[in-house]
RNA sequence: CCGAUGGCCGCGCCGAAUCCCGCGGACGCCGUCCCGGGAACCGGGGACCCGAUCUUCAGGGGUGAAUCCGUCCCGCCGGGACGGUAGGGCGACUCCGGCCCGAACCCGUCAGCUGACCCGGUAGGCGUCACUGGAGAGGACAA
Numbered sequence: 001c002c003g004a005u006g007g008c009c010g011c012g013c014c015g016a017a018u019c020c021c022g023c024g025g026a027c028g029c030c031g032u033c034c035c036g037g038g039a040a041c042c043g044g045g046g047a048c049c050c051g052a053u054c055u056u057c058a059g060g061g062g063u064g065a066a067u068c069c070g071u072c073c074c075g076c077c078g079g080g081a082c083g084g085u086a087g088g089g090c091g092a093c094u095c096c097g098g099c100c101c102g103a104a105c106c107c108g109u110c111a112g113c114u115g116a117c118c119c120g121g122u123a124g125g126c127g128u129c130a131c132u133g134g135a136g137a138g139g140a141c142a143a
Stems, first nucleotide, its partner, number of pairs: 010128005018039005024034004040122006050112001059110001060107004068084007087101004093136004097131001
């Protein structure tokens, strides 16, 4: 000097998974955690009407972008290895290009929609040599 790895602060990304208050408590005390209160966001159940009216072991359903298909292998319910794909993501919208994901889990025989009403979640993971790549559109706030 360069590179890699790890930690902290700030910032950024996926995702609903965040923000504020307290003459409350604790601690290792620029702060963190717990408790209490408020706001916001997300999901499920649940009438009339509408839909459906032949679906229930070939079970059914939910969160999520994460479905479906082909070939091969295995101890063949199923799992694995490739390849593709519905769909989704990469610093707000559109087009073009490039890169990536295309999982996992839950309910427990049961659920269409659905006002009132009822129930639940506010995690986790990653980056910082970040695709705010190229072109275009748009025009915030205050008075």